[in-house]
Model confidence (mean pLDDT): 84 of 100.
c-di-GMP-I riboswitch aptamer from a soil metagenome, 77 nucleotides, folded computationally.
Rfam family: c-di-GMP-I riboswitch aptamer. Rfam links the family to the GO term cyclic-di-GMP binding.
């Protein structure tokens, strides 16, 4: 210097994000969705059902405090 969990408010279908509070931790817990990996499933498709419950697939959505690369930065030799 940053700021986890949690709480409040807002946005979002959700994952999650933003702001405030709060501090678990972090020489990179800086930046960024480039490559992996993970999360969600609105729309779409498939199946079931036949009247309203629910299953499966899937990212164009999300995560950088999951890992790596790039850039910037710190310490030591």
């Nucleotide at each position: 210097g940053c700021a986890a969990a949690c709480c409040c408010a807002u946005c979002g279908a959700a994952a999650g994000a933003u702001g405030g509070g709060g501090g678990c931790g972090c020489a990179g817990a800086g930046u960024a969705a480039c490559g992996g990996g993970g999360c969600u499933a609105a729309a779409u498709c498939c199946a079931a059902a036949a009247g309203u419950u629910a299953g499966g697939a899937u990212a164009u959505g999300c995560c950088u405090g999951c890992c790596g690369a790039g850039c910037c930065g710190c310490c030591a030799a």